[in-house]
A computed fold for an 87-nucleotide RNA from Desulfotruncus alcoholivorax DSM 16058, annotated as c-di-GMP-I riboswitch aptamer. Of the family's consensus pairs, 95% are formed in the model.
RNA sequence: GCAUAUAGAGGGCAAAUCUGUCGAAAGACAGGGGCGCAAAGCCACAGGGUCUAAGUCGCGAAAGCGAUAGGACAGCCGGUUGCAAAU
Numbered sequence: 001g002c003a004u005a006u007a008g009a010g011g012g013c014a015a016a017u018c019u020g021u022c023g024a025a026a027g028a029c030a031g032g033g034g035c036g037c038a039a040a041g042c043c044a045c046a047g048g049g050u051c052u053a054a055g056u057c058g059c060g061a062a063a064g065c066g067a068u069a070g071g072a073c074a075g076c077c078g079g080u081u082g083c084a085a086a087u
Base pairs, nucleotide, nucleotide: 005087006086012037013036017032018031019030020029021028022027035075041080042079043078047077048076049073050072051071055068056067057066058065059064
C1' cells in the first nucleotide's frame, strides 16, 4: 500500500407512520418520526427482478375486465465508489 473479517470512536443515513405539495397511480419532495443499515452513498440505457396503467389496444350494452412502460422502486438481487483506527 492492497484485500477480507471484526470491536470501539467520530459520525452518517432514515423504515412504518403523521402533515403539506406534486402525480392518473406506483411513487417523489419537505418537515416531524426512528424500524433498522458498514455502504440504507451513487447507478434504472451494465444486467435481472418488482410495482403502477395515464395513454393505447382488445372484450363488454354499460359498469367494468384483460394486456402493455416510454412512468416508478437502489431499504429486492446486482454493478460501482468509499470513511475510521486497531487486530